[in-house]
Context: one part of a larger RNA
RNA sequence: UGACGGGGGCCCGCACAAGCGGUGGAGCAUGUGGUUUAAUUCGAUGCAACGCGAAGAACCUUACCUGGGCUUGAACUGUGCAGGAAACUCUAUGAAACCAGGCUUCCCUUCGGGAGUUCUGUAGAGGUGCUGCAUGGCUGUCGUCAGCUCGUGUCGUGAGAUGUUGGGUUAAGUCCUGUAACGAGCGCAACCCCUGUCCCUAGUUGCCAUCAGUUCGGCUGGGAACUCUAGGGAGACUGCCGGUGACAAACCGGAGGAAGGUGGGGACGACGUCAAGUCAUCAUGGCCCUUACGCCCAGGGCUACACACGUGCUACAAUGGUCGGUACAGAGGGCAGCAAUGCCGCAAGGUGGAGCGAAUCCCAAAAAACCGGCCUCAGUACAGAUCGAAGUCUGCAACUCGACUUCGUGAAGGUGGAAUCGCUAGUAAUCGCGGAUCAGCAUGCCGCGGUGAUACGUUCCCGGGCCUUGUACA
Numbered sequence: 001u002g003a004c005g006g007g008g009g010c011c012c013g014c015a016c017a018a019g020c021g022g023u024g025g026a027g028c029a030u031g032u033g034g035u036u037u038a039a040u041u042c043g044a045u046g047c048a049a050c051g052c053g054a055a056g057a058a059c060c061u062u063a064c065c066u067g068g069g070c071u072u073g074a075a076c077u078g079u080g081c082a083g084g085a086a087a088c089u090c091u092a093u094g095a096a097a098c099c100a101g102g103c104u105u106c107c108c109u110u111c112g113g114g115a116g117u118u119c120u121g122u123a124g125a126g127g128u129g130c131u132g133c134a135u136g137g138c139u140g141u142c143g144u145c146a147g148c149u150c151g152u153g154u155c156g157u158g159a160g161a162u163g164u165u166g167g168g169u170u171a172a173g174u175c176c177u178g179u180a181a182c183g184a185g186c187g188c189a190a191c192c193c194c195u196g197u198c199c200c201u202a203g204u205u206g207c208c209a210u211c212a213g214u215u216c217g218g219c220u221g222g223g224a225a226c227u228c229u230a231g232g233g234a235g236a237c238u239g240c241c242g243g244u245g246a247c248a249a250a251c252c253g254g255a256g257g258a259a260g261g262u263g264g265g266g267a268c269g270a271c272g273u274c275a276a277g278u279c280a281u282c283a284u285g286g287c288c289c290u291u292a293c294g295c296c297c298a299g300g301g302c303u304a305c306a307c308a309c310g311u312g313c314u315a316c317a318a319u320g321g322u323c324g325g326u327a328c329a330g331a332g333g334g335c336a337g338c339a340a341u342g343c344c345g346c347a348a349g350g351u352g353g354a355g356c357g358a359a360u361c362c363c364a365a366a367a368a369a370c371c372g373g374c375c376u377c378a379g380u381a382c383a384g385a386u387c388g389a390a391g392u393c394u395g396c397a398a399c400u401c402g403a404c405u406u407c408g409u410g411a412a413g414g415u416g417g418a419a420u421c422g423c424u425a426g427u428a429a430u431c432g433c434g435g436a437u438c439a440g441c442a443u444g445c446c447g448c449g450g451u452g453a454u455a456c457g458u459u460c461c462c463g464g465g466c467c468u469u470g471u472a473c474a
């Protein structure tokens, strides 16, 4: 000087407390451990691994296993020699790859050759093989915590200190004040984006107050007000008033205002820590393989299952279930695409194809809510696992191993031990909708809106910041 303390002081955070809803019990989904296996490819492992890499494992993917094949190779560059083409297509064997055979044949030309391509030789290719403890790059984490430093000066023999400590204050090393310090940098904040109010400009595909028509649909004429769209501006700054305070910074209350003291949300992550993660995104040093640790193909596996854990979904019902009726979103996506009206089917879906490269058309039904009927506390008209049968769709192909529909079947489950998680406002909870990936396949992920709660405080637990103290630790 740090680090540490079941030392002290001050302060903060859904850290506790006060609440709301969960997890831990059940069934299923998914990941992991373990076990099994020819293989169950590899990585991630306290917080910070475990719905993680994977924004899509039937083949492919695929790296694993078994079997069948290739050896300058599937892809790439150079060069020597040789040949006429190679590809394509057809045939036999075959699971395919491959192999064997058949067929067919080029462009330019100064006729020397060249381009291109094949075979062969060679230099080399190739490796998701090892090392993340050789590395770059990227990322997680402490932590959006308020800190981390430098120049000059001063003090100290020196390590170093001071500044950065003190008194106030703040979300903040934020600001004020004091001061052997005076300044400065990286961080904080602001500048950026979205959202909340108003104004201007613009008016189609969007809008419809007034006027007219109307098939009653902004449908038509029309209108430019309103909504909205998307450009530009205004607005919030402790600016104003009162009080407290040190005549400060600031704090408390108030006015005006759509918004008030950072308005709400996002992007943004200092010096560094964890030899943290990644050689399997990529790049790369070293090492290793080279008729194989490379390459092609078929099938299998990654989907196994006495068990254990994590994350979720659905429930255990009456604030509910079911049937009928009837409203109200936002944000997205669409041409190898989204697909309306109609017709067929109980349905999944089929048929057909208007319209739309989309403020125009389509996906598209929002759901919870509301109105009415039934159920009356039961393993039930709760719950839906499992199994049987029949189907639909995608796709060469749904056996291993897809999703969905209908009929039947109807399991566990009576609100869950010790323990444990999230959340302070349009939040939690609850309800549906969309998108990426994608032929098909989410209870996951990323978004969107609808309805919409509960909360005295800082003694304690956890983590963190500043000052101080002890130390046999570095």
Stems, first nucleotide, its partner, number of pairs: 001474002003471003007468007015458002019423005026314008034305002042053002064300007077123004082118001089102003107114002126289002129287003135283002137278003140274001142272001147186006153162003166177003192266004197234007207223002211221003237260001240254005316416001320375006332363003337356002342351003382413001387408007429451007